[in-house]
A computed fold for a 499-nucleotide part of an RNA from an uncultured bacterium, annotated as small-subunit ribosomal RNA, 5' domain.
Its mean pLDDT, the model's own confidence on a scale to 100, is 86.
Context: one part of a larger RNA
RNA sequence: GAUUAACGCUGGCGGCAUGCCUAAUACAUGCAAGUCGAACGGUACUAGCAAUAGUACAGUGGCGAACGGGUGAGUAACACGUAGGUAAUCUACCCUUAAGACGAGGAUAGCUUCUGGAAACGGAAGGUAAAACUGGAUAGUAUAUUUGAAGGCAUCUUUGAAUAUUUAAAAGAGCAAUCUACUUAAAGAGGAGCCUGCGGCGCAUUAGCUAGUUGGUGAGGUAAUGGCCCACCAAGGCGAUGAUGCGUAGCCGGACUGAGAGGUUGAACGGCCACAUUGGGACUGAGACACGGCCCAGACUCCUACGGGAGGCAGCAGUAGGGAAUUUUCGGCAAUGGACAAAAGUCUGACCGAGCAAUGCCGCGUGAACGAAGAAGUAUUUCGGUAUGUAAAGUUCUUUUAUUAGGGACGAAAAAACAAAUUGACGGUACCUAAUGAAUAAGCUCCGGCUAACUACGUGCCAGCAGCCGCGGUAAUACGUAGGGAGCAAGCGUUAUCC
Numbered sequence: 001g002a003u004u005a006a007c008g009c010u011g012g013c014g015g016c017a018u019g020c021c022u023a024a025u026a027c028a029u030g031c032a033a034g035u036c037g038a039a040c041g042g043u044a045c046u047a048g049c050a051a052u053a054g055u056a057c058a059g060u061g062g063c064g065a066a067c068g069g070g071u072g073a074g075u076a077a078c079a080c081g082u083a084g085g086u087a088a089u090c091u092a093c094c095c096u097u098a099a100g101a102c103g104a105g106g107a108u109a110g111c112u113u114c115u116g117g118a119a120a121c122g123g124a125a126g127g128u129a130a131a132a133c134u135g136g137a138u139a140g141u142a143u144a145u146u147u148g149a150a151g152g153c154a155u156c157u158u159u160g161a162a163u164a165u166u167u168a169a170a171a172g173a174g175c176a177a178u179c180u181a182c183u184u185a186a187a188g189a190g191g192a193g194c195c196u197g198c199g200g201c202g203c204a205u206u207a208g209c210u211a212g213u214u215g216g217u218g219a220g221g222u223a224a225u226g227g228c229c230c231a232c233c234a235a236g237g238c239g240a241u242g243a244u245g246c247g248u249a250g251c252c253g254g255a256c257u258g259a260g261a262g263g264u265u266g267a268a269c270g271g272c273c274a275c276a277u278u279g280g281g282a283c284u285g286a287g288a289c290a291c292g293g294c295c296c297a298g299a300c301u302c303c304u305a306c307g308g309g310a311g312g313c314a315g316c317a318g319u320a321g322g323g324a325a326u327u328u329u330c331g332g333c334a335a336u337g338g339a340c341a342a343a344a345g346u347c348u349g350a351c352c353g354a355g356c357a358a359u360g361c362c363g364c365g366u367g368a369a370c371g372a373a374g375a376a377g378u379a380u381u382u383c384g385g386u387a388u389g390u391a392a393a394g395u396u397c398u399u400u401u402a403u404u405a406g407g408g409a410c411g412a413a414a415a416a417a418c419a420a421a422u423u424g425a426c427g428g429u430a431c432c433u434a435a436u437g438a439a440u441a442a443g444c445u446c447c448g449g450c451u452a453a454c455u456a457c458g459u460g461c462c463a464g465c466a467g468c469c470g471c472g473g474u475a476a477u478a479c480g481u482a483g484g485g486a487g488c489a490a491g492c493g494u495u496a497u498c499c
Stems, first nucleotide, its partner, number of pairs: 001498003005495005012364006018357002020322001025320003029317003034063003039060002042057006070275003080199007089192003094188001096186005102136001104134002111126006140167001142165010171180003201247003208238003213235006220228001250272004254265004277298005300311004328354001330353003336350001337348004367397004377388004402436006411426001443488005448469003454483005464471002
C1' cells in the first nucleotide's frame, strides 16, 4: 500500500459499488419455463329466436425447455491460454438463391360407458380430428459401379455424364391481393465437435511405469479421425529434458504490490471448463447423456389403508446448522434481453429497481467574520505567574445540511408514409422554489526511541505496558488517571493475509 474482511470504541448525509471466503451440509413455504385457438377435434360459459359471434380451457400437435441463472466439488487434463489444422465433421431458428408442395390410407388421445387402487396411477369396450402417423408418384440429394475434366497437401478434393438402389412435402389466415408455415438442394452467418505446436504447481524422504498397454491388418461404432470398441498379428510405448505415484488446485482476461524485474492472487465484471443429493445409464432432439426430464442402484426425508408411492434450493428470497463473519420469504416487466405467437399479448427471482449493512471508494457537512476585562472553571506553579485561549460569552452574518410547504422529471421509442392517442416499477424519488432557524450532526488512537506529540498525581519489579529495543524495585515524559499536546477523521485502532 491492498483486502468479498472480522473484532473494539464511535457514528450526520449523499452517490457508486460490494455482501456465506466456513458445511458441494440438510432444507419448511412461495415463486424461478412456458407459449400458440391463425395446426386439430372438442368441452364449458356469455350474447342471440336461430344462423353465428366472443371468452376460457383439459387433450393431440408445433416450437422452446441444451438459453438464461447458480456453484467450484472434481479436474495437473488439449481442462485452460495462445497459435494453427479439419482434404476427418455436424449445425434447429436467421439471411440469400433455385426448384417444388401430386395423389391416397389406417389409427389414436381427448370424449362416453364399465371397471381396479387408500393414493400415485391405471385397465377394457365404443367412437373422432389434424401441419400427428403410414404407403404411392415425381425431383434433387445420398450410396455403389463405370467414365471424363480441373486442382492439390500424402490419404485425396472439386466438378460433368451414365447405370442401379434408396429417399420429400402441410397446411392455416384473409372477400381477394397476399402473408405465414412446409419440402429438397446450394451458399452464408453465428454455434459446436475433433486434432496439433507451445505455455503456466509442489515433493526424488515418489525411480522405474505400462497388456488395450505401443503399433499393424480387418470388422464394428460415430456427424467425424482414432484401441473409441472387438478379433488376429507383432513387441512395443513412456522415463533424471523427471515418467509413474502422492499432495495441492477450476483456467484465463485481469486484480494487488513494486521504479522495474518480479512476487502474490483469480471476490465482483467478461471468456472457457466442470458439476447439479451420491454412482451409473440411455431416451427424445439440430443440439443433452439434460439443475427445476426419464430409468436403475445407494444414503436421507415425507405420505400410506402396509399392498405401495413422493422428493432433491451449488435458481431468487428464506430456515436450521457450521462459523470471527456475509442482507428482504420486497416492487415491476416501465427499460434491455430471452421463449412462444401473424399480432394483440402471455411468461420471464434473467434483468431493472427498492430494502438492510460505514463492507469499500468518492463527495459534503457538523458553521463564518469580528471579538482581551486575555472572564469563569480546570491544570500547573519558583505563588509572581503560565497554559487551555479568539477558544467561550457577546456582536454581525450565512443556510450547504435538516424540517415544513409548493412544483416536479430524463430514462419512452419503436424502421411503408402521415396524423392522433397510449405506455414509468423506481417515485411524488432526483431536481427546482420558498419559509424556519446555528438551528439536527465528532470521534478514535497515540505522546521513551524508531515516530509527530509533556507535565502533575497515584503505584512502587506490584498492578500493569510492549511491534522491536525495552519500561516498573519511592520523584516513571514508557503502568493508571487528569490537564495539555500530536495524528487521522465519520471514522479510528487491533487482528489476519499478500506485496